[in-house]
Context: one part of a larger RNA
RNA sequence: GUCUGCCCCCUUGUGGGAAGGAUGCUGGCAUAAUGAUCGUAAGCGACCCGUCUUGAAACACGGACCAAGGAGUCGACCUAUUAAGCGAGUGUUUGAGUGUAAAACUCACACGCGUAAUGAAAGUGAACGGAGGUGCGAAGUUUUACUGCAGCAUCGACCGAUCCUGAAGUUUACGGAUGGAUUUGAGUAUGAGCUUGUUGGGUCGGACCCGAAAGAUGGUGAUCUAUGCGUGAAUAGGGUGAAGCCAGAGGAAACUCUGGUGGAGGCUCGCAGCGGUUCUGACGUGCAAAUCGAUCGUCAAAUCUGCGCAUAGGGGCGAAAGACUAAUCGAACCAUCUAGUAGCUGGUUCCUGCCGAAGUUUCCCUCAGGAUAGCAGUAAUGAAUUUAAACAGUCUCAUGAGGUAGAGCGAACGAUUAGAGGCCUUGGGGCAGUAACUGCCUUAACCUAUUCUCGAACUUCGAAUAUGUGAGAAGUCCUUGUUACUUAAUUGAACGUGGACAUUUGGAUGUAUCAUUAUUAGUGGGCCAUUUUUGGUAAGCAGAACUGGCGAUGCGGGAUGAACCGAACGGGAUUUUACGGUGCCGGAAUACACGCUCAUCAGAUACCCAAAAGGUGUUGAUUCAUCUAGACAGCAGGACGGUGGCCAUGGAAGUCGGAAUCCGCUAAGGAGUGUGUAACAACUCACAGACCGAAUGAAUCAGCCCUGAAAAUGGAUGGCGCUCAAGCGUGUUACCUAUAAAUCCCCAUUAAAGUAAAUACUAUGCUUUAAUGAGUAGGCAGGCGUGGAGAUUCGUUACGAAGGAUUCUGAGUGAUCAGGUCUUGAACAAUCUCUAGUGCAGAUCUUGGU
Numbered sequence: 001g002u003c004u005g006c007c008c009c010c011u012u013g014u015g016g017g018a019a020g021g022a023u024g025c026u027g028g029c030a031u032a033a034u035g036a037u038c039g040u041a042a043g044c045g046a047c048c049c050g051u052c053u054u055g056a057a058a059c060a061c062g063g064a065c066c067a068a069g070g071a072g073u074c075g076a077c078c079u080a081u082u083a084a085g086c087g088a089g090u091g092u093u094u095g096a097g098u099g100u101a102a103a104a105c106u107c108a109c110a111c112g113c114g115u116a117a118u119g120a121a122a123g124u125g126a127a128c129g130g131a132g133g134u135g136c137g138a139a140g141u142u143u144u145a146c147u148g149c150a151g152c153a154u155c156g157a158c159c160g161a162u163c164c165u166g167a168a169g170u171u172u173a174c175g176g177a178u179g180g181a182u183u184u185g186a187g188u189a190u191g192a193g194c195u196u197g198u199u200g201g202g203u204c205g206g207a208c209c210c211g212a213a214a215g216a217u218g219g220u221g222a223u224c225u226a227u228g229c230g231u232g233a234a235u236a237g238g239g240u241g242a243a244g245c246c247a248g249a250g251g252a253a254a255c256u257c258u259g260g261u262g263g264a265g266g267c268u269c270g271c272a273g274c275g276g277u278u279c280u281g282a283c284g285u286g287c288a289a290a291u292c293g294a295u296c297g298u299c300a301a302a303u304c305u306g307c308g309c310a311u312a313g314g315g316g317c318g319a320a321a322g323a324c325u326a327a328u329c330g331a332a333c334c335a336u337c338u339a340g341u342a343g344c345u346g347g348u349u350c351c352u353g354c355c356g357a358a359g360u361u362u363c364c365c366u367c368a369g370g371a372u373a374g375c376a377g378u379a380a381u382g383a384a385u386u387u388a389a390a391c392a393g394u395c396u397c398a399u400g401a402g403g404u405a406g407a408g409c410g411a412a413c414g415a416u417u418a419g420a421g422g423c424c425u426u427g428g429g430g431c432a433g434u435a436a437c438u439g440c441c442u443u444a445a446c447c448u449a450u451u452c453u454c455g456a457a458c459u460u461c462g463a464a465u466a467u468g469u470g471a472g473a474a475g476u477c478c479u480u481g482u483u484a485c486u487u488a489a490u491u492g493a494a495c496g497u498g499g500a501c502a503u504u505u506g507g508a509u510g511u512a513u514c515a516u517u518a519u520u521a522g523u524g525g526g527c528c529a530u531u532u533u534u535g536g537u538a539a540g541c542a543g544a545a546c547u548g549g550c551g552a553u554g555c556g557g558g559a560u561g562a563a564c565c566g567a568a569c570g571g572g573a574u575u576u577u578a579c580g581g582u583g584c585c586g587g588a589a590u591a592c593a594c595g596c597u598c599a600u601c602a603g604a605u606a607c608c609c610a611a612a613a614g615g616u617g618u619u620g621a622u623u624c625a626u627c628u629a630g631a632c633a634g635c636a637g638g639a640c641g642g643u644g645g646c647c648a649u650g651g652a653a654g655u656c657g658g659a660a661u662c663c664g665c666u667a668a669g670g671a672g673u674g675u676g677u678a679a680c681a682a683c684u685c686a687c688a689g690a691c692c693g694a695a696u697g698a699a700u701c702a703g704c705c706c707u708g709a710a711a712a713u714g715g716a717u718g719g720c721g722c723u724c725a726a727g728c729g730u731g732u733u734a735c736c737u738a739u740a741a742a743u744c745c746c747c748a749u750u751a752a753a754g755u756a757a758a759u760a761c762u763a764u765g766c767u768u769u770a771a772u773g774a775g776u777a778g779g780c781a782g783g784c785g786u787g788g789a790g791a792u793u794c795g796u797u798a799c800g801a802a803g804g805a806u807u808c809u810g811a812g813u814g815a816u817c818a819g820g821u822c823u824u825g826a827a828c829a830a831u832c833u834c835u836a837g838u839g840c841a842g843a844u845c846u847u848g849g850u
Stems, first nucleotide, its partner, number of pairs: 001023004007017003048063004064850006074205007082197005089113003095107003117124002132155005139147003157188002159185003162181003169174002208347002211344001215337006226311007234303001237269003240265001244261007273298003278294002281292002313329001315325002350783006360373001362371003374523002376520008390511003394508002396471005406461001407459002413455003418450001420448003425445008475501004480496004485492001526550004531545005555566003570746007580736003583720003589733001591732006603722001613707003617704010634691001638687001640664003646658002670685001674683002747773009784839001786836008795828002803823004808819004
C1' cells in the first nucleotide's frame, strides 16, 4: 500500500472509526534464534510394499542389503490426424546426362496411384436445363428485398445393370428407335489427387521382456549298466555220506541183512568273493550326489570275474522291476529348426496438469479368450451465447397404449366347505304289498336359491409407478393456380402464386450450452444396500429388476470395518454446521423437565439376531361383574327337623356305588364341598346373620424387568465405571466438531471480454471477470533428466573442466535446477534442431559384492 474485519458510531451510503487477520514492497533489530538438520523422551494419528482379485495387513504369492545391467523396438503394407511440395496430375535417383565425381545438379520413356463408371460377361458408357428445382445457409449488394459458396435434407435429369415396351429397316428372324419401372450401382452432375515426413491404431514378421510339457532333422555313446558269444583267471576248513566195491552172516535160489570202503550232490555249516535283510543304527553343508558299523543272504554252481567282440534311441537289452542303455529313461545324450508356440503366470523404469470408464448386448469348437454394440478420450464442423432459438433423468395440460398390484368367484373357466328346499331321472339299502315306473322311509348323484375358501400359466372390473406423442413462422387464416390422382361437381387431395398476422409468438421451471462427424484406448470375472422378486429347510447360498453405492475414494461418525449414516477432496486463514456426541479416558451440560426400570446373567444407539411360550415383579389401559339396601378380606358364633330318605351291600347314618333330589322350620342351613370312621361320631365348606366401614373380584391388552438363554486361552455396552443413571422413553435449550457450507488470499484449468496507445520489443504476450479443482484401467497436453550428431553462444576451463563429498544456501507444485565449501586434475556446458541400445524396487530377474 491492497484486501478483509467480530463489534461500535453516524445513519442507509459504493459511508466512517476500529482491536485483529491475510498478503505485497520496504526499514530496523536479531545469528545459531523464532529457522534448518540429527538424536532422546513423552502425547496424538498411523497394519507392508508390489501383485492377481468383487475383496489383501493377511495364515495368498514375490521381496535380506548395495552397485551395475534389465522389458512396446525396426521394416513393409493399410487406416486416421497433421505438416510440406506440386496439382488433372503426381512420384528425379532402373537408367541417361553432367560433375569440383559414392555427394549435389538436370532429365525422357515406361510403370504405380489418380483423372469413368457399370455388368458374371459380350459389351455399353455420364448436359432437357447457360450442369436443374425446393428449404436452411457463410457472405455480398442497389438492404423492409435480391443474389446465394461449402455443406446438410429433399425432388428431378443423365450413364451402366435388371425388367418391360418393340418403331424404321431388311437377308424373315434378325434389328433395337422410342417410351417406361415404388428395381439396382462402391456412378455423372466444371475434377482432387499424388508424393514425403511426424503421431495414434491395425496386420505380418522373435514383435514389450522372461518362461513350458512337446514336435522335427542330423549325429554321438554299451570305460556305467542289460544280454549273448569268444578266450583266460578264481572259489579255506568242516558236516552229511548216493552209486559202486570188500568182508562176514543167512538162504535151495533169487537175493537179503550186518560191518566197512567209497566220496556223489544246481545237499549242508562256513572264510575269501558276490550280495545288501534288519537296526528303519552312524552319516545326512557326509569319507561318500548311496558311504560306515554290527547283523544278515549265498558260497562248486542258472557261481564270481578280467580282456576281446556283438546288439543304438520308437531302437537295443530285459529269469519282466517299465528295469537297464555313462550320477539322465513310461523313449538317452549332443547340435540344429529355434529368439519354437503359450487365449496362461510373473515383470514392464521420470514429473505435473485436464478428462475419465467397464464387468452389459449379439456372435464365436465361446465360458481363464476374442470380435460386435455400449460406456471413455481426443480432434473437428455447425448453431447459440439478447429476451430469441435450442436443450432437459423435472412438473403441468391434452391425447394414446397397457392388463401388473388390488379386487372378484350369490360373473365365465378351474378348484372347493356346509347345510336347506325339490322332485322325476338314475344307482344302493329298507318297510308295506302276489306284483306293478304302486306307495312310504332312507342314502348318493341330480336340479334350484344360498353359504365357506382360492388361482404365475382364471377373469367382468382395474390402479399407482413407469411409458409414446403434442404444446406453433417448417405456424394459422384469406385468395386462387396446376394435375393424366379423386369427385355427380373447380368436389377433394397434393404442391404452388399473392396477401394478412411479430414479442402476451404460444404452458411452467431450469440450463449455459446444444447438435453432428471422424478416430481410437480400456472393459466384456464383478460385488454390496433399501425395495420388488425366482429356486432352496436355510445360508456371509444361487439367479433377476429399479435406484444408489463399493470397485476407481480419501474425510467426520458407527471403538474396530470395501459397501452403513453424514459428506465427496487444489494450498492456507477465519466463521458456522451435518452425522454423531457432551461423567472420566475425550473436544463439549455430572444440563433442565416428566415418566419407566432393580436384574445371584440388568441395560446402554440403526446396518450389527435371539424366538415361541410363560411370570400374583412393577406400571399404565380396556371390558364385565360385586358394593353404604354394608360388598371383598379378617375375627367369633349358627350351619336344624321329617331322616339312619329309596335301592344296593357283610356294613353304607350327607360324604364306596346307583337312580332320584322333596317338604317343614327359618335370617340361613345341600337328601350335602372336603377331612374322617368297620359303621357312627367329630371337624369343615356352601349358605345366612353379627362386628367392621369403602372399595372389591375376574378376564384381556401394553411398557420396563425376569425365565426361556449351553462351548472350548481370560474378556469385553470400546474401557473405567454408572442405579431419582453415566440405563430406557419423551421433550427443551446450550455446547463440541469434517477435506461439507460461508467469506477472503494464493495456485492451476476452462470460458468470456479488453488490449498495438505518447512506445523499441513481446500476442505462444499483457489486463480483467466468472466458474471449476476426487480418481483405478485408459486417453490427451505440457515439462524434467541421459548418450550421440549439427548449428549458435568469438560460451566455460590448469587463476582448475568433468566427477565425488557436504549437519551450507537458494529456485521450482514436481521431475529437477543453480550457487557456496571441501576434494580432485582435463576436459565441458547452455540454447535451437536432429537422433536413440534414453530414466528401475520388485520379474523364485542377471552378474558382482556385503